[in-house]
């Protein structure tokens, strides 16, 4: 000096499902790492959508976190989840610090 590993700091990316009950804005259950909380206006009776903030969790190029194809195909389930395919597909969010082992090159000393 280069490479590698993990740590720390800062920054960034991402998802939030399925089911049951009740004149009804709630309650409960399941799976999962994660299904949370608050606010806004729209909407106006339906267990509904949109936007913003915070939190937890997962992930950041060694990138299947997550998105697209996809209201996809096969298996399984009451359903989601899960397994396989698609998939060597197309996309996808990184900088810094101090330190450490090993390796390589060069220089100096013995």
């Nucleotide at each position: 000096u280069u490479c590698c590993c993990a740590u720390c700091c800062c920054c960034g990316g991402g998802g939030g499902a399925c089911c049951g009950c009740u004149g009804a804005u709630g309650c409960g259950g399941u799976u999962g790492a994660g299904a949370g909380g608050g606010g806004g206006g729209c909407g106006c009776c339906g267990a509904a959508g949109c936007c913003c903030c915070c939190g937890a969790c997962c992930c950041g190029u060694c990138g299947a976190a997550c998105c697209u194809g996809a209201u996809c195909c096969g298996g399984c389930u009451g359903a989601c989840a899960c397994c396989g395919g698609c998939g060597u597909a197309g996309g996808g969010a990184g900088g810094g610090a101090g330190g450490g082992c090993g390796c390589c090159a060069c220089c100096g000393c013995u």
A computed fold for a 110-nucleotide RNA, annotated as TPP riboswitch aptamer (THI element).
Rfam family: TPP riboswitch aptamer (THI element). A reference for the family is Rodionov et al. (2002), "Comparative genomics of thiamin biosynthesis in procaryotes. New genes and regulatory mechanisms", J Biol Chem.
Model confidence (mean pLDDT): 77 of 100.
Of the family's consensus pairs, 92% are formed in the model.